[in-house]
């Protein structure tokens, strides 16, 4: 230098022109005296995800939000953050992988994945294959000690009916512990040794866990992102939530007191009521104004004022002193023009990882009640740290 | 804006772990003088897409995309 991972910032810059939303200030005109129109200055205006609407909460109505059934989130320890979801570090058990030892393994070590409560409380599932799929199992194979058959005078021998057998072979994703030895007719945890695993104990650690001992011949296979059981948590519904102003108009039909609406899609108990469902009706009104915007306090004629305290901007004598902080609802933040420009191609010289010129011209996107997360989209730039190749001195 | 809800043959749906069906459509052959209608039989599918969980995933969990609906004063 160069590639890979991982984490963070930034995500086009100026500079005219012209335009748009909200606020202001101001001239003109109208006015039903609230104000409203049209000019003109001044300002303020997207995001890192504004997106998906997946999770938490503010905040607001619904019985001051209720019972119980069902339903739903969730889940190994420990510290830190945090309002809560989450996040973030470090350990633990468990999966793979790669080194070491060993006859094989476990061990131990490095790396890497990790939605990881509980499979000795029940129920279920496991198609095809395969002898055999969860109370095993006998196709092939291997025995045939024992009992019988056949030969033999007889010691013996033969086949393999009874029947033994899970050490080999085929099937699988999984085949009821691994290896080794001892035994056996052949064979087996039948015995032994080690290792696995279950149950006691228990050094250590805060804790998940476990060194290590003893003891059981193996009984206990997977799967809970299957039913379940355990343990904690959980009332809906969203700014089209709601609140306030006052104006208009016409009812008709259904259902009904054991209905029917509402605190969703479920079932029940219970509670409240100017009750519910179609159709048609009215209109300030195609839809006011508040909620609704940095945060908080006072005052208040309710329109505002003015204080503090934060942030960004400019300007400074470094004391400060001005401006300013999107909230608009079919929805503004935008064009055009010049310049600077990264990515990328291309052409020439180099030959240490570069130098010149020339094309080219910025990704994903897009505010809508507000806030923290999460998860998806992103051209390209910078910056740490980590691992690998390379070259130069 | 906010909230539910569905994606399985061309077109309307079942299927809710064990390799995917039904109706109409389509395509061959029977039947006819010929259609149609009826019999017979064939074909046709990345179960929207990407991961995970499991021995298996259209089904179970999570993540996108794309459709569909519903929620506004007054009485």
């Nucleotide at each position: 230098g160069c590639c890979g991972c991982u984490c963070c910032c930034c995500g086009g810059g100026c500079g005219a022109u012209c335009g748009c939303u909200g606020c202001u200030u101001u001239u003109u005109c109208c006015u039903u005296c609230g104000g409203g129109a049209a000019g003109a200055g001044g300002u303020c205006g997207a995001g890192g995800a504004a997106a998906g609407u997946c999770c938490g909460g503010a905040c607001a109505c619904c019985a001051u939000a209720g019972g119980g059934c069902a339903g739903c989130g969730u889940g190994c320890c420990u510290c830190g953050u945090g309002a809560a979801a989450g996040c973030g570090a470090g350990g633990g058990a468990c999966c793979g992988g790669g080194g070491u030892u060993u006859c094989a393994a476990a061990g131990c070590u490095c790396c890497g994945g990790g939605a990881c409560g509980g499979a000795a409380a029940g129920u279920g599932c496991a198609g095809c294959a395969g002898a055999a799929a969860a109370c095993a199992c006998a196709c092939c194979g291997c025995c045939g000690a024992u009992g019988g058959c056949c030969c033999g005078c007889a010691a013996g021998g033969g086949a393999u009916c009874a029947g033994g057998u899970a050490a080999g072979g085929u099937u699988g994703a999984a085949a009821u512990g691994g290896u080794g030895g001892a035994g056996u007719a052949a064979g087996a945890g039948c015995c032994c040794a080690c290792c696995g695993c279950g149950c006691c104990g228990a050094a250590g650690g805060u804790a998940a866990c476990a060194a290590c001992g003893g003891u059981g011949g193996c009984a206990c296979g997977g799967u809970a992102a299957a039913c379940c059981c355990c343990g904690c948590g959980c009332g809906g519904u969203g700014c089209a939530a709601g609140a306030c102003a006052g104006a208009a108009c016409a009812g008709a039909g259904g259902a009904u007191g054991a209905g029917c609406u509402g605190c969703c899609c479920g079932c029940u108990c219970g509670c409240c009521a100017a009750c519910c469902c179609u159709c048609g009706g009215g209109u300030a009104a195609u839809a006011g104004u508040c909620g609704c915007c940095g945060c908080u306090c006072g005052c208040u004629u309710c329109g505002g004022c003015g204080g503090g305290c934060u942030c960004c901007c400019g300007c400074u004598u470094c004391g400060g002193c001005g401006g300013g902080g999107a909230g608009a609802g079919a929805a503004a933040u935008g064009a055009u023009c010049g310049u600077c420009g990264a990515a990328u191609c291309c052409c020439g010289c180099a030959a240490a990882g570069g130098c010149g010129g020339g094309a080219g011209g910025a990704a994903c996107a897009g505010a809508a009640u507000c806030c923290g997360g999460c998860u998806u989209a992103c051209a390209g730039g910078g910056g740490a740290g980590c691992g690998g190749c390379c070259g130069c001195u | 804006g906010c909230c539910u809800g569905u994606g399985u043959a061309g077109c309307u749906c079942a299927g809710g772990g064990g390799u995917a069906g039904a109706g109409c459509a389509g395509c061959u052959c029977a039947u006819u003088c010929g259609u149609a209608a009826u019999g017979a039989g064939c074909a046709g599918g990345u179960c929207g897409c990407c991961g995970g969980u499991u021995c298996a995933a259209u089904u179970c969990c999570g993540g996108c995309c794309a459709c569909a609906g519903g929620c506004u004063c007054c009485a």
Two RNAs folded together computationally: RNase P RNA and transfer RNA, 468 nucleotides in total. It holds a member of the Rfam family "Bacterial RNase P class A".